Model confidence (mean pLDDT): 77 of 100. The RNA shown here (SAM riboswitch aptamer (S box leader)) has 117 nucleotides and comes from Brumimicrobium aurantiacum.

RNA sequence: UACUUAUAAAGAAAGGUGGAGGGACAGGCCCUAAGAAACCUUGGCAACCUUUUAAACUUUUAAUUUCGGUGCCAAAUCCUUUUUCAAUUUCGAUUAAGAUUUGAAAAUAGAUAAGUU
Numbered sequence: 001u002a003c004u005u006a007u008a009a010a011g012a013a014a015g016g017u018g019g020a021g022g023g024a025c026a027g028g029c030c031c032u033a034a035g036a037a038a039c040c041u042u043g044g045c046a047a048c049c050u051u052u053u054a055a056a057c058u059u060u061u062a063a064u065u066u067c068g069g070u071g072c073c074a075a076a077u078c079c080u081u082u083u084u085c086a087a088u089u090u091c092g093a094u095u096a097a098g099a100u101u102u103g104a105a106a107a108u109a110g111a112u113a114a115g116u117u
Base pairs, nucleotide, nucleotide: 002116003115004114005113006112007111013042014041015040016039017038021031022030023029026080027079028078043073044072045071048069049068052063053062054061055060077109081107082106083105084104085103086102087101090099091098
C1' cells in the first nucleotide's frame, strides 16, 4: 500500500506544554480564547486480540479483565448518497403519474480490530 472478515443509536476526562483551528472529504450543522490541533502525564471506557473459567465438542457459545497489544473518552460513523420493499403523512387530484414523509434491508464511502500481503 492493497485484500478479506467482523463491528458501530451504548460507554468513558482531568492536568501540563501550546496558541487557532477542529469535527476524514464536499455541503449542512456544530465545537473552540470559559483555549482548537498536536505532544506529554495520569485516569477511565470498551472487550477486537490476549489471559482465565465454564459449557458444548473441535471450533463455537457464555462469562472474566489480574498482566499484556491496539482502539476510544462532544453530538447516531454528528447529519447526508443510491437501490429494493413496506406503510400511506403531505402536495397533487384524473383517484392516476409524480413528488414528499416514515420504517426496514442491502450497497457505497470512511473508522477501528484481526488475519494476509